Small-subunit ribosomal RNA, 3' major domain from an uncultured prokaryote, 478 nucleotides, folded computationally.
The full RNA is in RNAcentral, with records from ENA.
Context: one part of a larger RNA
C1' cells in the first nucleotide's frame, strides 16, 4: 500500500420502512437439470446461467442418431500424361444421393502453325473439419456501475515501500462547486456539446386539414376555393439560480417566492473512467498450437432435437359480480407493405375461399383498436366462473402437417374458490390494467423489441437487511 471486520464515523441506491400488484398453490406455454434413448447436437451454470445463443427445430435449418454412397471433392493455385471439348434432355433401376443408356448440340481469338478458356481420369503441392484447447489469443460481450472515482508532471515530505495533491471546513445527483491547506497545474471519468419529447414564433402547403365564401349530395373536404386552425417537415426563441425575500462566510450553495408551456440536471434516451471476475465466446467471425485425412472430411434418406415416474427458473390463463354473456356506440399511437398489402362485392356458423379496384403509399391497404359508455340477462352455484383434455367435422400454408405447425366449428367440459414458509417488481404519466404494430418468417410468439388508451397508493423516516462510496481505526492477511 490494499483487502477484511457481526470496529467507528458521514452518506447514496425500490435497500428498508409506507403502499399497490406479483411469484411460491393449479392447468397450460417455455427454458434448464434430471433420467430415458440408436440420438434426445452443442454452449450458457450465484447475483451476471435458467421464454439465454435461437429475431422463428416438420423437410432444410442440423453441428446428433441409424442406413445408403463418395474421396484433390462445389475452393485457389501450378505441372505432366491421356480422351477431340462443352451444355442440355429423356429412359430405366433406387428411399435419395447417385449409377446405367440414348438423344440434342458444338465456345473464343487466329497469321491456320497455333494459342486461350472449359471439362473427364490419374500423381502431387494441397483442400476440408460447428474436431479440442476462451487457461494460448484478437475482437465482441457481461458484471460491480452511469457507482464518482481512476491516474499523471514537477515540487515537497520519508533510508525505502510509499505520502502530499486526492486529505481537511462547508455543498452537490457528481474529485459538482466554494474555502483553506506544501503544494502547484494537468489528464481520463462527472457535466455540457448529440437525439425524441413538452411551449412559441418563422417558413412552406401536398397525398394532410377545412374557419370563413360558394357549389353538389341520401351522405362524406366530395368538388371549386381557402393559407386560418390542426398537422408534417426545416430553421430559430424559450430556463441562466436571470429576478425577489430569507439562511449561509461578504463564498459555494440551500430554502420560500414571482413570472413562465417548463425550475432549479423539466422528462426520456444514448453515452459506460482505470480496473475487476484466468467472467462469456475458438459453434458468427479471425487466430496460435494439438488432432482427423478411404475420415472427425463431403452428399442423401428416415429419425432425434417435440422423449417423460420427477426437480427448479420465467410467463400466459383464472379462480369470477369492480364480473361472464348479448345488443348498441365512442376514441388512438408508432409501424409495415410489389414474390407484397390486398378493398368493395359475392359465398361460407366461422377458420376461410372467391374476387381483383387501389396502393412502391400523409394518397390505396393491414385497420372494426380493446378496456370504455348505454341498455338488457345471469343471482354466488364448482355457475351462464374456468377453461385444460379428449372425440368428430374442416381451414390454410407448404413437395411435405404420422412422429411434429397454427388456426375454426360442432361436442367434451379436469385442476382451480386467491395460494405455506418463502421470495420479486414498481416513485408517476410510474405501478395496474387494456388493446395495436413490428422483426423473425411459405406457415408457426403466452417470447422479444415498439406503440399509444386508461390510470392510482405510499414514502414518518435510516435503527435495522443487500450493495455501494467518502474518512478513520485494528490485524497473525496479501
Nucleotide at each position: 500500500u490494499g483487502a477484511c471486520g457481526g470496529g467507528g464515523g458521514c452518506c447514496c441506491g425500490c435497500a428498508c420502512a409506507a403502499g399497490c400488484g406479483g411469484u411460491g398453490g393449479a392447468g397450460c406455454a417455455u427454458g434448464u437439470g434430471g433420467u430415458u434413448u440408436a440420438a434426445u447436437u452443442c454452449g450458457a451454470u450465484g447475483c451476471a446461467a435458467c421464454g439465454c445463443g435461437a429475431a422463428g427445430a416438420a423437410c432444410c435449418u442440423u453441428a446428433c442418431c441409424u442406413g445408403g454412397g463418395u474421396u484433390u471433392g462445389a475452393a485457389c493455385u501450378a505441372c505432366u500424361g491421356a480422351g477431340g471439348g462443352c451444355c442440355g434432355g429423356u429412359a430405366c433401376a433406387g428411399a435419395g444421393a447417385u449409377g446405367u443408356a440414348c438423344c440434342c448440340u458444338u465456345c473464343c481469338c487466329u497469321u491456320c502453325g497455333g494459342g486461350g478458356a472449359c471439362u473427364u481420369c490419374a500423381g502431387g503441392a494441397g483442400a476440408g473439419g460447428u474436431g479440442c484447447u476462451g487457461c494460448a489469443u484478437g475482437g465482441c460481450u457481461g458484471u460491480c456501475g452511469u457507482c464518482a472515482g481512476c491516474u499523471c508532471g514537477u515540487g515537497c515530505c520519508g533510508u525505502g515501500a510509499g505520502g502530499u495533491g486526492u486529505u481537511g471546513g462547508g455543498u452537490u445527483a457528481a474529485g459538482u462547486c466554494c474555502c483553506g491547506c506544501a503544494a502547484c497545474g494537468a489528464g481520463c471519468g462527472c457535466a455540457a456539446c448529440c437525439c425524441c419529447u413538452g411551449c412559441c414564433c418563422c417558413u412552406a402547403g401536398u397525398u394532410a386539414c377545412c374557419a370563413g365564401c360558394g357549389g353538389a349530395u341520401u351522405a362524406u373536404g366530395c368538388c371549386g376555393g381557402g393559407g386560418a386552425c390542426u398537422u408534417u417537415g426545416g430553421g430559430g426563441g424559450g430556463a441562466c439560480u436571470g429576478c425577489c425575500g430569507g439562511c449561509g462566510c461578504c463564498a459555494a450553495g440551500c430554502c420560500g417566492g414571482a413570472g413562465g408551456a417548463a425550475g432549479g440536471u423539466g422528462g426520456g434516451g444514448a453515452u459506460g473512467a482505470c480496473g475487476u471476475c484466468a467472467a462469456g465466446u475458438c459453434c458468427u467471425c479471425a487466430u496460435g498450437g494439438c488432432c482427423c485425412u478411404c475420415a472427425u472430411g463431403c452428399c442423401c434418406a428416415g429419425g432425434g432435437c417435440u422423449a417423460c415416474a420427477c426437480a427448479c427458473g420465467u410467463g400466459c390463463u383464472a379462480c369470477a359480480a369492480u364480473g361472464g354473456c348479448u345488443g348498441g356506440u365512442a376514441c388512438a399511437g408508432a409501424g409495415g407493405g410489389c414474390a407484397g398489402c390486398g378493398a368493395a362485392g359475392c359465398c361460407g356458423c366461422g377458420a376461410g375461399g372467391u374476387g381483383g379496384a387501389g396502393c412502391g403509399a400523409a394518397u390505396c391497404c393491414c385497420u372494426u383498436a380493446a378496456a370504455g359508455c348505454c341498455a338488457g340477462u345471469c343471482c354466488c352455484a364448482g355457475u351462464a366462473c374456468g377453461g385444460a383434455u379428449u372425440g368428430g367435422a374442416g381451414u390454410c400454408u407448404g413437395c411435405a402437417a404420422c412422429u411434429c405447425g397454427a388456426c375454426u366449428c360442432c361436442a367434451u367440459g379436469a385442476a382451480g374458490u386467491u395460494g405455506g414458509a418463502a421470495u420479486c417488481g414498481c416513485u408517476a404519466g410510474u405501478a395496474a390494467u387494456c388493446g395495436c404494430g413490428g422483426a423473425u418468417c411459405a406457415g408457426c410468439a403466452u417470447g422479444c423489441c415498439g406503440c399509444g388508451g386508461u390510470g392510482a397508493a405510499u414514502a414518518c423516516g435510516u435503527u435495522c437487511c443487500c450493495g455501494g462510496g467518502c474518512c478513520u481505526u485494528g490485524u497473525a492477511c496479501a